The part of an RNA shown here (small-subunit ribosomal RNA, 5' domain) has 528 nucleotides and comes from Cobetia sp. MM1IDA2H-1. Its Rfam family is "Bacterial small subunit ribosomal RNA".

[in-house]
Context: one part of a larger RNA
RNA sequence: GAUUGAACGCUGGCGGCAGGCUUAACACAUGCAAGUCGAGCGGAAACGAUUCUAGCUUGCUAGAAGGCGUCGAGCGGCGGACGGGUGAGUAAUGCAUGGGAAUCUGCCCGAUAGUGGGGGACAACCUGGGGAAACUCAGGCUAAUACCGCAUACGUCCUACGGGAGAAAGCAGGGGAUCUUCGGACCUUGCGCUAUCGGAUGAGCCCAUGUCGGAUUAGCUUGUUGGUGAGGUAACGGCUCACCAAGGCGACGAUCCGUAGCUGGUCUGAGAGGAUGAUCAGCCACACUGGGACUGAGACACGGCCCAGACUCCUACGGGAGGCAGCAGUGGGGAAUAUUGGACAAUGGGCGAAAGCCUGAUCCAGCCAUGCCGCGUGUGUGAAGAAGGCCUUCGGGUUGUAAAGCACUUUCAGCGAGGAAGAACGCUUCGGGAUUAAUACUCCCGAGGAAAGACAUCACUCGCAGAAGAAGCACCGGCUAACUCCGUGCCAGCAGCCGCGGUAAUACGGAGGGUGCAAGCGUUAAUC
Numbered sequence: 001g002a003u004u005g006a007a008c009g010c011u012g013g014c015g016g017c018a019g020g021c022u023u024a025a026c027a028c029a030u031g032c033a034a035g036u037c038g039a040g041c042g043g044a045a046a047c048g049a050u051u052c053u054a055g056c057u058u059g060c061u062a063g064a065a066g067g068c069g070u071c072g073a074g075c076g077g078c079g080g081a082c083g084g085g086u087g088a089g090u091a092a093u094g095c096a097u098g099g100g101a102a103u104c105u106g107c108c109c110g111a112u113a114g115u116g117g118g119g120g121a122c123a124a125c126c127u128g129g130g131g132a133a134a135c136u137c138a139g140g141c142u143a144a145u146a147c148c149g150c151a152u153a154c155g156u157c158c159u160a161c162g163g164g165a166g167a168a169a170g171c172a173g174g175g176g177a178u179c180u181u182c183g184g185a186c187c188u189u190g191c192g193c194u195a196u197c198g199g200a201u202g203a204g205c206c207c208a209u210g211u212c213g214g215a216u217u218a219g220c221u222u223g224u225u226g227g228u229g230a231g232g233u234a235a236c237g238g239c240u241c242a243c244c245a246a247g248g249c250g251a252c253g254a255u256c257c258g259u260a261g262c263u264g265g266u267c268u269g270a271g272a273g274g275a276u277g278a279u280c281a282g283c284c285a286c287a288c289u290g291g292g293a294c295u296g297a298g299a300c301a302c303g304g305c306c307c308a309g310a311c312u313c314c315u316a317c318g319g320g321a322g323g324c325a326g327c328a329g330u331g332g333g334g335a336a337u338a339u340u341g342g343a344c345a346a347u348g349g350g351c352g353a354a355a356g357c358c359u360g361a362u363c364c365a366g367c368c369a370u371g372c373c374g375c376g377u378g379u380g381u382g383a384a385g386a387a388g389g390c391c392u393u394c395g396g397g398u399u400g401u402a403a404a405g406c407a408c409u410u411u412c413a414g415c416g417a418g419g420a421a422g423a424a425c426g427c428u429u430c431g432g433g434a435u436u437a438a439u440a441c442u443c444c445c446g447a448g449g450a451a452a453g454a455c456a457u458c459a460c461u462c463g464c465a466g467a468a469g470a471a472g473c474a475c476c477g478g479c480u481a482a483c484u485c486c487g488u489g490c491c492a493g494c495a496g497c498c499g500c501g502g503u504a505a506u507a508c509g510g511a512g513g514g515u516g517c518a519a520g521c522g523u524u525a526a527u528c
Stems, first nucleotide, its partner, number of pairs: 001528004006524005013375006019368002021333001026331003030328003035078003040075002043071002047069002050065007085286003094211007103203002108199008116150001118148002125140006156165003170191006178185002212258003219249003224246008261283004265276004288309005311322004339365001341364003347361001348359004378408004388399004412469001414464005422455001427449008472517005477498003483512005493500002
């Protein structure tokens, strides 16, 4: 000199863009943060509309009707493995770069072949019982895209090459004939379902090289190193096991100890390098502590389950409930770090055919000079060089064109008025095309229309009034830009280094003046 996720002191007008628990991976009150689908299913607790019945106060009360809009709880599907947080652990099961072969991959895309015919249950519900509660037991009824056989098998899998094994589910829209038990069958379109192949994406695994300090850590290792066989895995492999051999690593630093998430990057520097890893992005690890598996395409799963432990809470003492390193917020720790805010309008995600619902992701707003950038706090004129202050050799000098005065301007803030873009998709009307038996339905393209904005009293523009509302901080001995007076008298004090102060202190304290930065300025800490 540059820099910081900074803090502290004094001061503080506005805006834009960023950033904001670096400490206790300490403990957490409260609310929210993952649901959705009735176009899979049986149904109907609540609300609403309608109809009917009864009563009357003539628009209300009570009852009935799943027939309707819808829908609590339940079965079922998909999603809760993403998104969000933190950096405890980890010095290599990690990360970075470059390679590799023995693998899996829901949803998505392309292709091929199918989607026939049956069965038995379990919730919900009803009945009964236990419990303070959490919840739970028994009996009975029932549906399905839930579950299980049978049939079929292009391709698939196994094979001793003879052969053997294995699948599915329906739902919604529309409809001219034909049939009909009047429910539909049937046809068609769309969405699904099954099998297989390929792709894409994601993931698992292996290898090489690089990746902090300590030798006052020199030897380490028995599933250890290799082989055979078996098991196991999606997959290779001591991954696991039986047997056999005695190997394997190490001064090119094994083992042990300490420290630490890694990277793109960031800061500094001419560079080489040094330091660092906040925000943003990629990877990894973790989710009260330790262990375990289940489900699933994917987890050994932050807001799932089981066991153990510590802690907190409820209890009828028998037993139960919980996990903010999600967003806010509280206590505590600390020099120190924000609101128990708004909205799903946009972007993205989950579910759904869609409308839509959910989304503390996200977009916004609030707080903080924490940082960077921009703007303002007026402009011109004005010598009687006013008054006052300070200094003085008492002549004057300086503050100083500074003020006052005069003439202007009105950024920003304030008040008033106007006022975009962020809105596209979807919906709907019409026209054309595809599909089809069909001028239905559905999909695509084009034109028109209506609705939809948290921010937002926004940005921006215009108008109004009046210099009106807006400057401080540090320093002035040398380094280092900037000097005099008074007070003090080795005292009080200053200080980054040298050093000042013991009666004329440009070094302490005050004042006047000056210098440097400026909505900041200094100090402290840290890095180069």